Source information:
Bacterial RNase P class A from a Chloroflexota bacterium, 367 nucleotides, folded computationally. Lineage of the source: Bacteria > Bacillati > Chloroflexota. The prediction has a mean pLDDT of 77. It matches the Rfam family "Bacterial RNase P class A". By type it is a ribozyme.

RNA sequence: UGAGUGAACCGGGUGACCGCCCCGAUGCGCUUGCGCUUGUCGGGGAGGAAAGUCCGAGCUUCAACCGGGCAGGAUGCUGGGUAACGCCCAGGAGGGGUAACCCUACGGACAGUGCCACAGAAACAUACCGCCCCGACUUUGGUCGGGGCAAGGGUGAAAUGGCGAGGUAAGAGCUUCACCAGCGGUUGGGUGACCAGCCGGCUAAGCAAACCCCAUCCGAAGCAAGACCAAAUAGAGGGAUAACGGGAGCCCGGCCCGGUCCCCGGGUUGGUCGCUUGAACCCGAUGGUAACAUCGGGGCUAGAUAGAUGGUCACCGUCCCGACUAAAGUCGGGAUACAGAACUCGGCUUACAGGUUCGCUUGACCC
Numbered sequence: 001u002g003a004g005u006g007a008a009c010c011g012g013g014u015g016a017c018c019g020c021c022c023c024g025a026u027g028c029g030c031u032u033g034c035g036c037u038u039g040u041c042g043g044g045g046a047g048g049a050a051a052g053u054c055c056g057a058g059c060u061u062c063a064a065c066c067g068g069g070c071a072g073g074a075u076g077c078u079g080g081g082u083a084a085c086g087c088c089c090a091g092g093a094g095g096g097g098u099a100a101c102c103c104u105a106c107g108g109a110c111a112g113u114g115c116c117a118c119a120g121a122a123a124c125a126u127a128c129c130g131c132c133c134c135g136a137c138u139u140u141g142g143u144c145g146g147g148g149c150a151a152g153g154g155u156g157a158a159a160u161g162g163c164g165a166g167g168u169a170a171g172a173g174c175u176u177c178a179c180c181a182g183c184g185g186u187u188g189g190g191u192g193a194c195c196a197g198c199c200g201g202c203u204a205a206g207c208a209a210a211c212c213c214c215a216u217c218c219g220a221a222g223c224a225a226g227a228c229c230a231a232a233u234a235g236a237g238g239g240a241u242a243a244c245g246g247g248a249g250c251c252c253g254g255c256c257c258g259g260u261c262c263c264c265g266g267g268u269u270g271g272u273c274g275c276u277u278g279a280a281c282c283c284g285a286u287g288g289u290a291a292c293a294u295c296g297g298g299g300c301u302a303g304a305u306a307g308a309u310g311g312u313c314a315c316c317g318u319c320c321c322g323a324c325u326a327a328a329g330u331c332g333g334g335a336u337a338c339a340g341a342a343c344u345c346g347g348c349u350u351a352c353a354g355g356u357u358c359g360c361u362u363g364a365c366c367c
Stems, first nucleotide, its partner, number of pairs: 001363010012316007020045008029036002047338001051349002054347005059222004065254006072218005077091005092106001093104004107213002112211002114207002128153002130149008161180002164177001165175002181203001183200007226273004235264001237263005244258004281298007317336008
């Protein structure tokens, strides 16, 4: 200095004027009181993704359950973290990359069923071309019959483990030759997934992001949940059911509760709470490779409800283009990302103009 890779951060600033929401204090006025209008002062007011609504929870309601059976869905290598997870960390195996690093829907094909198009002779099964031996015929090019072969060629994603040597009539793991893959046994290492060594027979592939089998987990609905207050109204309404209805997926039984369901019609669509102090955040110490845990300290950081957190002006910052300049720089023009809380939190995924910092890998050059 070029390229690459991993991680973290910023993403507009300052001033003036005007405006909005919340909390606290206080003054005037009103009120039986709670409190209300208004003025002043002080404090606070969108994210790192607030998005997607994809996972996991907190919280709320379904009155609390026991036993047996059946589904549906999700996850899927090992160990650890966490409230939990399909998340995070560290490893293992396979793959990509020169490398740093990155990716994985990563249990089981010997429980069963199924699929493997086309091509090819043949895809749980072989002989199209072909090679060798014997006999007969022969125009000496070959033809026919019998036997042996799966090493060579072709087709294909994949063709009776692979490559080399020996051997054979030609071949074949045929081999007690060497190097590998798979499978089985055994020894050692490791918490484990797995790894390494030795021995063995010679081996019928692949797909489960196909159905399936195995292991583990899972009640439903959701803040428009739900609780309370105020106000108003119309039930002489109709029907089904006690072998009924309800009880946290469904079915059966037990146990408990007592009504339950459908249709028609009417009233209220007001207000308060839930609503922000949290499995939270920041700093330090200790332990741990890390995720994270424990202890100590610090501060409180929006709660709106047709939905506040803004508008105008000026200057500056950053980037792009052009001109001038030896350069620093100056001038002019343009742009300034993705995007707005609505109960809260832990994650994942997606979007993002421009800029800053740190670590690592690699090419070239100089010392």